[in-house]
A computed fold for a 1538-nucleotide RNA from an uncultured Opitutales bacterium, annotated as small-subunit ribosomal RNA.

RNA sequence: AAAUUUCACGGAGAGUUUGAUCCUAGCUCAGAGCGAACGCUGGCGGCGUAGUUUAGACAUGCAAGUCGAGCGAUAAACCCCUUCGGGGGCGAAAAGCGGCGAACGGGUGCGUAACACGUAAACAACUUGCCUCUUAGUUUGGAAUAGCCCGCCGAAAGGUGGAUUAAUGCCGGAUGUGAUUUUCCCCCGCAUGGGGGUGAUAUUAAAGCUUGUAAUGGCGCUAGGAGAGAGGUUUGCGGCCUAUCAGCUUGUUGGCGGGAUAAAAGCCCACCAAGGCGAAGACGGGUAGCUGGUCUGAGAGGAUGAUCAGCCACACUGGAACUGAGACACGGUCCAGACACCUACGGGUGGCAGCAGUUUCGAAUUAUUCACAAUGGACGAAAGUCUGAUGGUGUAACGCCGCGUGGAGGACGAAGGUCUUCGGAUUGUAAACUCCUGUCAUUGGGGAACAAAUGUUCGGUUCAUAGCCGAAUUUGAGCUAACCCAAGAAGGAAGCAGUGGCUAACUCUGUGCCAGCAGCCGCGGUAAUACAGAGACUGCAAGCGUUGCUCGGAAUCACUGGGCGUAAAGGGUGCGCAGGCGGCUGGAUGUGUCAGAUGUGAAAUCUCAAGGCUUAACCUUGAAAGUGCAUUUGAAACUAUCCAGCUAGAGUAUCGGAUGGGUAAGCGGAAUUUCGUGUGUAGCAGUGAAAUGCGUAGAUAUACGAAAGAACACCAAAGGCGAAGGCAGCUUACUGGACGGUUACUGACGCUCAUGCACGAAAGCGUGGGGAGCGAAAGGGAUUAGAUACCCCUGUAGUCCACGCCGUAAACGUUGUACAUUAGGUCUUGGGAGAUUCGACCCUUUCAGGAUCCAAGCUAACGCGAUAAGUGUACCGCCUGAGGACUACGGUCGCAAGACUAAAACUCAAAGGAAUUGACGGGGGCCCGCACAAGCGGUGGAGCAUGUGGCUUAAUUCGAUGCAACGCGAAGAACCUUACCUGGAUUUGACAUGCACGGGAAAGGCCGGUGAAAGUCGGCCCCCUCUUCGGAGUCCGUGCGCAGGUGCUGCAUGGCUGUCGUCAGCUCGUGUCGUGAGAUGUUUGGUUAAGUCCGCUAACGAGCGCAACCCUUGCUUCUAGUUGCCAGCACAUAAUGGUGGGGACUCUAGAGGGACAACCUCCUUUGGAGGGGGAAGGUGGGGAUGAUGUCAAGUCAGCAUGGCCCUUACGUCCAGGGCUGCACACGUGCUACAAUGCCCGGUACAAUGAGACGCAAACCCGCGAGGGGGAGCAAAUCUAUAAAACCGGGCCCAGUUCGGAUUGAAGUCUGCAAUUCGACUUCAUGAAGCCGGAAUCGCUAGUAAUGGCGCAUCAGCUACGGCGCCGUGAAUACGUUCCCGGGCCUUGUACACACCGCCCGUCACGUCAUGAAAGUCGGUUUUCCCCGAAGUGCAUGCGCCAACCGUAAGGAGGCAGUGUCCUAAGGUAAGGCUGGCGAUUGGGACGAAGUCGUAACAAGGUAGCCGUAGGGGAACCUGCGGCUGGAUCACCUCCUUU
Repeated sequence: AAAUUUCACGGAGAGUUUGAUCCUAGCUCAGAGCGAACGCUGGCGGCGUAGUUUAGACAUGCAAGUCGAGCGAUAAACCCCUUCGGGGGCGAAAAGCGGCGAACGGGUGCGUAACACGUAAACAACUUGCCUCUUAGUUUGGAAUAGCCCGCCGAAAGGUGGAUUAAUGCCGGAUGUGAUUUUCCCCCGCAUGGGGGUGAUAUUAAAGCUUGUAAUGGCGCUAGGAGAGAGGUUUGCGGCCUAUCAGCUUGUUGGCGGGAUAAAAGCCCACCAAGGCGAAGACGGGUAGCUGGUCUGAGAGGAUGAUCAGCCACACUGGAACUGAGACACGGUCCAGACACCUACGGGUGGCAGCAGUUUCGAAUUAUUCACAAUGGACGAAAGUCUGAUGGUGUAACGCCGCGUGGAGGACGAAGGUCUUCGGAUUGUAAACUCCUGUCAUUGGGGAACAAAUGUUCGGUUCAUAGCCGAAUUUGAGCUAACCCAAGAAGGAAGCAGUGGCUAACUCUGUGCCAGCAGCCGCGGUAAUACAGAGACUGCAAGCGUUGCUCGGAAUCACUGGGCGUAAAGGGUGCGCAGGCGGCUGGAUGUGUCAGAUGUGAAAUCUCAAGGCUUAACCUUGAAAGUGCAUUUGAAACUAUCCAGCUAGAGUAUCGGAUGGGUAAGCGGAAUUUCGUGUGUAGCAGUGAAAUGCGUAGAUAUACGAAAGAACACCAAAGGCGAAGGCAGCUUACUGGACGGUUACUGACGCUCAUGCACGAAAGCGUGGGGAGCGAAAGGGAUUAGAUACCCCUGUAGUCCACGCCGUAAACGUUGUACAUUAGGUCUUGGGAGAUUCGACCCUUUCAGGAUCCAAGCUAACGCGAUAAGUGUACCGCCUGAGGACUACGGUCGCAAGACUAAAACUCAAAGGAAUUGACGGGGGCCCGCACAAGCGGUGGAGCAUGUGGCUUAAUUCGAUGCAACGCGAAGAACCUUACCUGGAUUUGACAUGCACGGGAAAGGCCGGUGAAAGUCGGCCCCCUCUUCGGAGUCCGUGCGCAGGUGCUGCAUGGCUGUCGUCAGCUCGUGUCGUGAGAUGUUUGGUUAAGUCCGCUAACGAGCGCAACCCUUGCUUCUAGUUGCCAGCACAUAAUGGUGGGGACUCUAGAGGGACAACCUCCUUUGGAGGGGGAAGGUGGGGAUGAUGUCAAGUCAGCAUGGCCCUUACGUCCAGGGCUGCACACGUGCUACAAUGCCCGGUACAAUGAGACGCAAACCCGCGAGGGGGAGCAAAUCUAUAAAACCGGGCCCAGUUCGGAUUGAAGUCUGCAAUUCGACUUCAUGAAGCCGGAAUCGCUAGUAAUGGCGCAUCAGCUACGGCGCCGUGAAUACGUUCCCGGGCCUUGUACACACCGCCCGUCACGUCAUGAAAGUCGGUUUUCCCCGAAGUGCAUGCGCCAACCGUAAGGAGGCAGUGUCCUAAGGUAAGGCUGGCGAUUGGGACGAAGUCGUAACAAGGUAGCCGUAGGGGAACCUGCGGCUGGAUCACCUCCUUU
């Protein structure tokens, strides 16, 4: 290196910030799990699990006894004997002495941050009952005592006295294998020492029992040795939070000597020394049993420590010892305390964190069960006894696993439900129905395994009655629920959650920001897939959801695996100890490192394999794993240490130039101000404009002189220096660093740096000076609604100096320091070299700086790019959602101001960065428009008309409301219309359609009563058509479906319309660029009315718009001539196209032509300017035509229409009234105010249109409106005076011969009707008004202005309105500064509901959490002192005592008692830490519509922000210094391209 083989394992995201995007960042969800709980529901079985809270308190029962083969005594019964009193034997239970056990087993997790636990070691510093093996013994005596019996005390518990008694109880003597002590020798070792041998002195043991004929039997006992198992002690390493706990410690650290212990040791004591621990976190505080494991995770990790297993700790709380092999003892003792119980009040008793159970607590956790049959334990020789250990059963879906609730067929696709576009769809093969099956449950019957041993009897083996083997026999709580058989029967067995997205699954009804939902985003304000119900569907299923907690997702603390220019994050800067890291060569060691081996890493669990329960869960066996630790053997590249060297890092010496680097002293001129003197006169100063202020007491100005302080113009720069802050007149002194060149030297001496030390703008503070100018505060003047500001006039601290503090800034390149490395271009500062030159400059090159543009690369993007934000290395600092909070408390520093360090509760689902598209700007540039300007005429003033608001009303119906409502809907309100009001009627209806029944006089007509009419009541007449003879049609009545609604919602809609705007824009395909939203195209240079066109161009094309095509008008040709026309011909007339004729002309109405920047000149292409020709010239004039979209614009009352509402009424009919109402306000108009006019008379010229329910001529009547009349005309034929103009006359500037309102009278017309409420006529009357304030409208040519005519609606009319027609017919536009609107480009933005935006702070109200606070109440802990139980030790022991010695006295020994050291609890006093409450008080957070302002975002209207100081209702304002994270314009410089 390859091949082969084997094994194992393996990682998903989504929602939410935005108009959209990318990023950052938090929140939330999908997964798995649980000793769980709660809600709804619930068939069976197996295996597990079950007080997590109150280590709160406990009634009752049980949980540790056993041994008669250690001992004495013994009731009844039985047997024997008897002197009948009784005695002997046997003898259960209970009690006692004695032995063993009770230190195990079982429970709990309070305490404990510790050698407690885990792991690996050590004990040459130790102990060990029972058990196994082994050696040697087991001898001889004695004295008591409980029990029992008899008294006494006590309520009881219990105590006490006397007498008597036994032992494997207790005490002597003997022996001494041995052990201990000790001498000597040998061996060994890890220091003290260990092992073996040997001699000697002294000390030191014992207990018996035994069914049995017996035994060298068995069980015991004593002294040793060894082992196994168990324990004790010590050590390395490992595993929580907190530095807002930084210093702790006096038995403390060590030593010598002693004591104590099984055993080392300050474990304890006396003495001596002054040590010991700590930033690698001591000490303190908080929390916590530890582990195997468990849950999760791809893993690394994170969380956890129920059940099972190992260890520890505890047993009502605290202390103490006794006994014992073992305890300082859960079911033992003593004392103290709390609590509870009994009591005769004197005194006693108790300890469930054993099993059940009770109570309390709590969201919450089971039976006061059975059995020792099995497993295990205690005792026993054994039978056996005991065993709430354990084995079982019971309760609970608490968990895991398994099974079932049926299977097949079955379309009229049943009924019912739901939806519906009414056709149907769906529930749904689902059901019914047919045929099967029989799990589970039910009933009946059968019926295992767990049982093997032990014991007894027999046999075999054997020395054996030991052991072993075999046979027989004995023993089951659970227990029949396993399993099997049979029976009948689909019969008894399905729910829960969800259905807006994430997330699988949709409709109807109800509700109407209500009720409610919600894990996040968010739903609900009348069409809710989001609430509630229903149907349907989806998911899981005897469960399903919810809640809580853990891990995951979260690479969201990042070891694996993150970041810090602008998002959170580089310390203000340097020096530097510790620490971390460190150049080249050689050698040594073997610290880290790597490899092998050994030991260990308990079992269980996990994984794998195999096996056992019908399967699975579960269980069993084996393997693997346990990534660790220790020991050992090796390796030597790297690392480390040591030794020896090197020069590339670093440094030193030397030469040179540059420098606002620092400190101190001295000097200088310009300017300002003040003062003095002179000249001189009325102002100066200041502003947007003013005023305060100064000035006739002479200012300002000007000249000369003097004084004082502060700052240093030009040079000057993007330039220089410094670590940063920062540094600028000149000279001198002292002094720092960097750079370049040359050679020499030292030899890694280096880099970084927590704590520390030093420096550190401005403001501010202290002391003392100084004080010209400027200038917080303060005063005054303005501005303003106010103006605690911006502006102005004054002006104090301060600014300056010396010394000392402060220690912060947007202290910024928002970029830590050092080193290495990776294309280039250009400029500039300082130095060197080369080339060249007489010398320089230019030029080439090289170091060290300062800038700028870019490549690769990086980046979320912007951007950075050798001065990195690229690629790497080393070290330090810092970040982890936003607000609360650069805060509180605590600590340190400071004279103070304050600085540094630095939380939590609570609230939100965002906060944020960069970039994009819009919109906006009291930003910029360019351009357009009757937008302004230049003009003409109006409105606003008057009267009237009309519409609106308001007011009024029974009603004054409704809608339209900035431009874009207001002579608008309405192209006609007296009735009708009409929708409103009052009153009267009516109910299948005024209108449509279907069905059923009845009726027939068809329909209908006539008449009458009543009435305002509608209606209602009644009478009479008429007696339908078709026919298949059934009936059908029409009509009337009754009833049922239904009609009807100008009732609501234009914010549910269609359609239509307005507006920006006839503005020039709005988009798409492909391509390209960008992670993306998007961009490009569409920008840019020209040009245009125009995104019109041309050029350029990563764009090339295209669409909707523009333009053109359409209509009309202006010129002309052709065609055609009636009702139009009449030149020529003719006729007729007073006259007239009147007539015949004619098509020439006008005209009519069809088809064409014509204009396109076509031609000429100029300018640069497009295009523009001028000119010619032409009827017309640069879109010829006008119209129609209205892009994508905006305004929830307007309209439900034109129509249509979803939904809702009314149904003897919100429908329908009728009469009358109202819509016309009038202190007032506004809009739109008409008529005027007069002489460019008015009046009278005369006279000329149109066009568009209209006409049969009509227009109407001539003629007559009337002053007139009009009446009579009725020729003509369904129209180029008939019907209509055009007016202004022009001519003539009058008026003579006045409220008039202007003006015509108002009012009176008389009329006409229409109409059923004219009062409310019509128009017109005549006569009379004769208001206001003499050209209109602020303000405001229209119009650029056949236009404005002005004059009349026609039409629609219509019986008539309010028309002065609307829509058209023709006549007469102007003025002005320099120009784009400004106002308004719009278009394009660009810029800023915290806006996107888009500036009518967003948003800040005080104040007021409510709620919540929190800080401070006089104090008050706890917890915990410390110190001093007092008191001091029980108890061990020590001392004493005059009182007392059986064993041994002694005849005795007495001794040895012991006990009580007493004292003492220590000490629990308790007490006094003073502290530390910590918590609760707390009048009042501080800020904070939150809360649809409170108050005051408008600070910020645009140049936010005074650019903003940072630090500091002062001031102010508040946001804030002002001073000083700093920053750009400031717009705009100009200038300078540089860069890019040519």